[in-house]
RNA sequence: GGCGCCAUCGUCUAGGGGUUAGGACACUGGACUCUCAAUCCAGAAGCACGGGUUCGAUUCCCGUUGGCGCUA
Repeated sequence: GGCGCCAUCGUCUAGGGGUUAGGACACUGGACUCUCAAUCCAGAAGCACGGGUUCGAUUCCCGUUGGCGCUA
């Protein structure tokens, strides 16, 4: 250089055209407790970036960026 795969809350992940973008752990608040832990309830937090297609894009297409692999 060429080809392929991946990128979603802090972390790990589900979702592949119309979802309230879901779950686990972590975090915050509350309940319980003499206190802490455990447990229960609630909350905050995310679609890498730029275009295109579409009535509608996290999802499909192109490019960019980053990571990984194969190949020369």
Molecule: transfer RNA
Organism: bacterium